[in-house]
This record gives sequence, structure tokens and C1' cells, in this order.
RNA sequence: CCGUGCUAGGCGGGGAGGUAGCGGUGCCCUGCACCCGCAAGCCGCUCUAGCGGGGCUGAAUUCCCGACUGAGGGACUUCCGCUCUCGGGGUCAGUACGCCGGACAGAGGCGUAGAUGGCCGGGUCCCGCGCGGCGGACGCUCGCGAACCAGGUCAGAUCCGGGAGGAAGCAGCCUUAAGCGAUACCGUCCGUGCGCCGCGGAUCAGCCUGGCCGGAGCCGAUGAUCGGCGGGCACGCCCGAGAACGAGUUUCGAAGAAGGGUGCACGG
Repeated sequence: CCGUGCUAGGCGGGGAGGUAGCGGUGCCCUGCACCCGCAAGCCGCUCUAGCGGGGCUGAAUUCCCGACUGAGGGACUUCCGCUCUCGGGGUCAGUACGCCGGACAGAGGCGUAGAUGGCCGGGUCCCGCGCGGCGGACGCUCGCGAACCAGGUCAGAUCCGGGAGGAAGCAGCCUUAAGCGAUACCGUCCGUGCGCCGCGGAUCAGCCUGGCCGGAGCCGAUGAUCGGCGGGCACGCCCGAGAACGAGUUUCGAAGAAGGGUGCACGG
């Protein structure tokens, strides 16, 4: 070195979880890799790896070893990033909102039957006076108005007287007082939710309006923008809590490629 027969080993591994710990069943990753039985309020084991039974392979493409690359999982970082959710705040005041202002644009309207502007006047608002209207009181005027206790005249009757005559005087008639009533007009006084009324004052801003000068502009909803002010919490902002994704650090690590290592017996 070759051949034959064996043996150790191998016929998947890993992560999280669970456990005193380890392995397995269940989940996930890798990717293809003997079979049967057992097992999550679980099964087996006790120190290097499931236990029991059977089968295949076997010293190397296949077994063992460390370094490299590395799927995937775990932990940490919230003062790493990004997106989002929830709670709170009103100090900040950016967006939005409200108000004001500047310049700009501008639907439309007014204007040579004369715009903006200038001059003169009137009104609108206020005060005083007057006049008128209306209301009230009084007066004036008119009417009514006394059985006796008001007046005049007083028939009849009465009284006095010899008579002439006289006296008082009821009814009637006339008149009037107090009082009652009417009151169109007139007068005085008072009042006034009145007036296309008059006079004077005040105002002389604004608005309405008339006249004159002069000759071409004036008003403007709204819009975007800029500035100022404001309150408020819809967003931003600030404080706090959390979720997903990414990133970083760390840990475990399937698998891959290269390298190294590993028997026994017999025969030639």
C1' cells in the first nucleotide's frame, strides 16, 4: 500500500420556552435527514445527554476538532432613528380661527344728464320765545231759580178811622240773591307725549339736500399676500406612557467552504 472481517462513531442540528439542571414531545429556524412505542397540571434521565426495542452504515464525500462566513432566535439601548397610538399642559404661538391695517388684484355699480374736491346755504340734533291746535278753570253771555223768614206792585179779604183816608199784606204778575245748568263765539290764567308754523341762539363733526366753481374720476363684495393684536387647544409645540419597524451592542447559532485528526484482527 491492497484485500477481507470487525469496533468506536454516525443515520440531523439549532433557538426560545419550560426545568434545580439536561434531553425529548409541542412552537420556530435550517433544509431533506432509518422504523416502532412514550410524553405539557408531561415523559425520560442525573452530569454530557432522551428512554426502550429493531434496522442500516462504518474508519471516511459520511466520524471527530478548532478558526472563518453565516440563515435565524434571545437580551439590552426609549439621551439611536422613523412612523403611529394614548393621557396631560397652556409657557411657545408656527398652521388654522377672530379682529384691525398696508400695498395688490378685482365681479359689479355710480359718473360729461358732471365724479373726487372746493365755496355758500338749508335740513337733521338741542335751547329759549312767539303763534296756532287741544284740554281745564274763571270771567262774559244765556236760561232756571224763594209757601213765610228777598224786593216792587199788591185784586180780594183783614185792621184803624164818623168820613176823607191810612196801615200791614196772602195769591197772582214782574224782578233778583245764594245756587244750579248751558256755554258756539269772545277775554284772562294755567297746562301740553300736538304743529309740512314763525323768530332768535347753539352745533358748524358726520349724514341728507339746494346753488355755484371746476372738469374725470369715485365706490366696491371678494381673493391671495404681508404686518400687528387676540384668545384658544384642532394640529404643531412641551411633558409623560406605550406599540410596530429599522439601527447599534451583546449572546446562542443551523448550514456552507477550506484545513487538520481518528482504530483492531487476519492474509498478501